[in-house]
A computed fold for a 695-nucleotide part of an RNA from Minutocellus polymorphus, annotated as large-subunit ribosomal RNA, domain II.
Context: one part of a larger RNA
RNA sequence: GUCAACGAGUUUAUUUUAGAGGCAAGCUUAAGCUGUGUAAAGUGUAGGCUAAAAGAAACUAAAAAAGUCUUAAAUUGCUUUUUAAGUCACUAAAAUAAGACCCGAAACUAAGUGAUCUAACCAUGAACAGGUUGAAUUUAAAGCGGCAACGCUUAUUGGAGGACCGAACCCGUGUAUGUGGAAAUAUACUGGGAUGAUUUGUGGUUAGGGGUGAAAGGCCAAUCAAACUUAGAGAUAGCUGGUUUUCUGCGAAAUCUAUUUAAGUAGAGCGUUUAAAAACUUUGAUUUGAGGUAGAGCUCUUAAUAAAUAAGGGGGGUGUAAAACUUUACCGAAUUUAAUAAAACUUCGAAUACAAAACAAAAGAGUUUAAGCAGACAGACUGUGAGUGCUAAGAUUCAUAGUCAAGAGGGAAACAGCCCAGACUAUUUGUUAAGGCCCUUAAAAGUAAUUAAGUGAAAAAGAAAGUGAAAAAAUUUUAACAACCGGAAGGUAGGCUUGGAAGCAGCCAUCCUUUAAAGAAAGCGUAACAGCUCACUGGUUUAGUUUUUUUGCGUCAAAAAUGUAGAGGGACUAAAAUUACUUGCCGAAGCAAUAGAUUUAAAUUGUUAAAAUUUAAAUGGUAGCAGAACGUUCUGUAAAUCAACGGAGGUUUAUGGUGACAUAAACUGGAGAAAUCAGAAGUGUAAAUGUUGAC
Numbered sequence: 001g002u003c004a005a006c007g008a009g010u011u012u013a014u015u016u017u018a019g020a021g022g023c024a025a026g027c028u029u030a031a032g033c034u035g036u037g038u039a040a041a042g043u044g045u046a047g048g049c050u051a052a053a054a055g056a057a058a059c060u061a062a063a064a065a066a067g068u069c070u071u072a073a074a075u076u077g078c079u080u081u082u083u084a085a086g087u088c089a090c091u092a093a094a095a096u097a098a099g100a101c102c103c104g105a106a107a108c109u110a111a112g113u114g115a116u117c118u119a120a121c122c123a124u125g126a127a128c129a130g131g132u133u134g135a136a137u138u139u140a141a142a143g144c145g146g147c148a149a150c151g152c153u154u155a156u157u158g159g160a161g162g163a164c165c166g167a168a169c170c171c172g173u174g175u176a177u178g179u180g181g182a183a184a185u186a187u188a189c190u191g192g193g194a195u196g197a198u199u200u201g202u203g204g205u206u207a208g209g210g211g212u213g214a215a216a217g218g219c220c221a222a223u224c225a226a227a228c229u230u231a232g233a234g235a236u237a238g239c240u241g242g243u244u245u246u247c248u249g250c251g252a253a254a255u256c257u258a259u260u261u262a263a264g265u266a267g268a269g270c271g272u273u274u275a276a277a278a279a280c281u282u283u284g285a286u287u288u289g290a291g292g293u294a295g296a297g298c299u300c301u302u303a304a305u306a307a308a309u310a311a312g313g314g315g316g317g318u319g320u321a322a323a324a325c326u327u328u329a330c331c332g333a334a335u336u337u338a339a340u341a342a343a344a345c346u347u348c349g350a351a352u353a354c355a356a357a358a359c360a361a362a363a364g365a366g367u368u369u370a371a372g373c374a375g376a377c378a379g380a381c382u383g384u385g386a387g388u389g390c391u392a393a394g395a396u397u398c399a400u401a402g403u404c405a406a407g408a409g410g411g412a413a414a415c416a417g418c419c420c421a422g423a424c425u426a427u428u429u430g431u432u433a434a435g436g437c438c439c440u441u442a443a444a445a446g447u448a449a450u451u452a453a454g455u456g457a458a459a460a461a462g463a464a465a466g467u468g469a470a471a472a473a474a475u476u477u478u479a480a481c482a483a484c485c486g487g488a489a490g491g492u493a494g495g496c497u498u499g500g501a502a503g504c505a506g507c508c509a510u511c512c513u514u515u516a517a518a519g520a521a522a523g524c525g526u527a528a529c530a531g532c533u534c535a536c537u538g539g540u541u542u543a544g545u546u547u548u549u550u551u552g553c554g555u556c557a558a559a560a561a562u563g564u565a566g567a568g569g570g571a572c573u574a575a576a577a578u579u580a581c582u583u584g585c586c587g588a589a590g591c592a593a594u595a596g597a598u599u600u601a602a603a604u605u606g607u608u609a610a611a612a613u614u615u616a617a618a619u620g621g622u623a624g625c626a627g628a629a630c631g632u633u634c635u636g637u638a639a640a641u642c643a644a645c646g647g648a649g650g651u652u653u654a655u656g657g658u659g660a661c662a663u664a665a666a667c668u669g670g671a672g673a674a675a676u677c678a679g680a681a682g683u684g685u686a687a688a689u690g691u692u693g694a695c
Stems, first nucleotide, its partner, number of pairs: 001695006011098009021088003026049003032043003053060001063082006101242002104239001108232006119206009128196001130165003133161001139155002142153004169193003174189004208224001210220003245629006255268005270375001271373007280364003283360002286357004295348001296346002301342003305338005312331002314328005379404010409420003424596004429592003435586003438570003444583007456572001462556002466553010483540005489513003494508003519534001522533003597619009630684001632681005641673002649668008
């Protein structure tokens, strides 16, 4: 991992509600006794609930609604109407107490068992090849020093040491292997100690909040920040996981308030079921309302710009001082003028939304009350209005609408939350939505334009004789714009300056003439001249040309990490791109068609009850509520029935049913089975890192 079996809302008591029953102002027995088949039945009236409640008690105590007399208003009185039924047992659901749907802690407590592992200690034994070093000490009628005690040197002797090297033995430094290993700690090589705080055999002592510890929270039998075994015990778990057949109706929430509360719970809101009540709800236009948002504005408040005026202050001067007068680098309330900003500014002020009224038309089945049962209180994204943030976030917090959640289908290549659209069943039927119609891939053509960038098929400021359209102004057959062929002169080299200055270093002036036209010169150039252009003008040629503004589509700006990779791909250029228009087609579980099922409502037929038909509407669904069924085991029915002329079980096929399933046949099997209607449950498995077994 697969298969099989087992595997989770149970039982008792009490309470509440509903159902269908008995009796009823009452209802009912419990234990016990009799009895019997441990049945049934009888007996038993102790007790319980109810018929009246409030209060500690004294004591008080039957109503509610409407009307009416009286009254300022009431009380009182009168009239009418309505209400005032429980209890016992059973069934179902829920709650409470219990293990209380099942499995799951780490822990806590008690009583015991452990020192054959290991820690320390006690008693008694054992072990340590070989080699090296050479302490104290000994001896000397030796040498030296000393008065001496004695010291030193030399020779000799000696054999110390938590001494040295290194086997056994003990340990375990580094590396490699091993890592479901050969091994639940090892192997190989390499290492440390190896006469000592050494190693070791045997026996013994210390026990769990305790021991032992050269101390690492180490060790105390592969277990240690509190061993193991059994018990309390099914500890507790607001946490995780799991919770077993079918069909039908309806169908949520992820919000508010509170919480030693935030992963929980309670009340409300939202779901469902039953009963009752009243008459509503949505939409539309109308009318009447309250309001202070968007916008706008500057009257107030706050902030803020410029100017003018300016009280006052500061500084200077006159004054012995004070007062007073005068003056101005400065500060400056306030006022005026102009021009501003604002969530916590408003002289103003919408649209929507909201409330109410009566009205209209259509649609809907909802609303309220009472009672039973819930689930839910982690929400997600998208559009819009805002706060926080960086007008960052698939960020976060509100409001509002939608979708998902709990929603399948079509589109967006793929894609919970986007667009279209809400799946009862069947059909190789039709028709549409969004979106599409060259191929992939179902379906397309036309008209008029634009784009040349593969723009389309990501992006800004900015840049540019890209190109289309529109407008304005100017110029032009008295010939424009451009191009080409010519002219572009004379006084004069103007005067000054200067080495020079001749149109062209610089200063001043900038005239006149000839002309079709030609500056005392706009640029290049020379040392200075010269030379080449330009302005201006003639000719050739010929119909538009120049400038500006607006606008459509394009260009550049444009850099990212595995590989094209920013239309899904191919590919596309009078498009298969873009703009405008036109007519078709495709396209969904939408709508329609045909057939059928179920639910609800109404009508008809009909009945003891059922049921049938017709019409209309409905039938996505998680948590959840409600309803109806299927199957399993056992019991009664049943000493009946089936069965060796073949039971149960098994294999296969067919038929029926919306389904859980049922029935039949064939083969197999070889002895039991169990219709119908009821009853009772150890009653249904795919999941729990489920348990056990097999492979």